[in-house]
Model confidence (mean pLDDT): 81 of 100. The RNA shown here (transfer RNA) has 73 nucleotides and comes from a Candidatus Nealsoniibacteriota bacterium. The organism belongs to Candidatus Nealsoniibacteriota, within Bacteria. Rfam family: tRNA. Rfam describes the family as follows. Transfer RNA (tRNA) molecules are approximately 80 nucleotides in length.
RNA sequence: GCCCUCGUAGUUUAAUGGAUAAAGCGCUAGCUUGCGGAGCUAGAAACUGCAGGUUCGAGUCCUGCCGAGGGCA
Repeated sequence: GCCCUCGUAGUUUAAUGGAUAAAGCGCUAGCUUGCGGAGCUAGAAACUGCAGGUUCGAGUCCUGCCGAGGGCA
């Protein structure tokens, strides 16, 4: 330099182009307990890497950048 894959809550992953982006772990509060843990209930937390485009509608499709990983030379 060229090609491929990936980028979504703190973290690990979901989400046919169509409802207010869903869950596990973690976090916070309550219940429970002599205290904790476990368990149960509730809650907070991502406008989806950035900027554009297509579309009635984009996390998803297209383009350019940025970042991570891999392949070729």